[in-house]
RNA sequence: GACAGCCGUUGGGCGUGGCCAGCAGAAUGCAGGCCUGAGAAUAGAACCCCACAACCUGAUCCGGAUCGUGCCGGCGGAGGGAAACGGCAGAUAAAUCUC
Numbered sequence: 001g002a003c004a005g006c007c008g009u010u011g012g013g014c015g016u017g018g019c020c021a022g023c024a025g026a027a028u029g030c031a032g033g034c035c036u037g038a039g040a041a042u043a044g045a046a047c048c049c050c051a052c053a054a055c056c057u058g059a060u061c062c063g064g065a066u067c068g069u070g071c072c073g074g075c076g077g078a079g080g081g082a083a084a085c086g087g088c089a090g091a092u093a094a095a096u097c098u099c
Stems, first nucleotide, its partner, number of pairs: 001097002005088006011049003017035004022030003055080003061074004
């Protein structure tokens, strides 16, 4: 200086894609590198829990970019979607973030 919520406990919800080349191969599997992301199976993790976005559906959607992909934007305050308790702060604001 920015922000309106932050932290914890217990319980719960949720996603895991794309590209490159290698080995084996019927499907496909195994290990490696790269892209975005909090997270690409890492995982006793990350994110989210009443909500305009954790995540799902519409969607084999629309526009743009890319070698390529939910990569970016739209759709979208759309329709669904998992909570209780304790502590802190309560607008001149603790915490958090940036310098």

The RNA shown here (TPP riboswitch aptamer (THI element)) has 99 nucleotides and comes from a Candidatus Zixiibacteriota bacterium.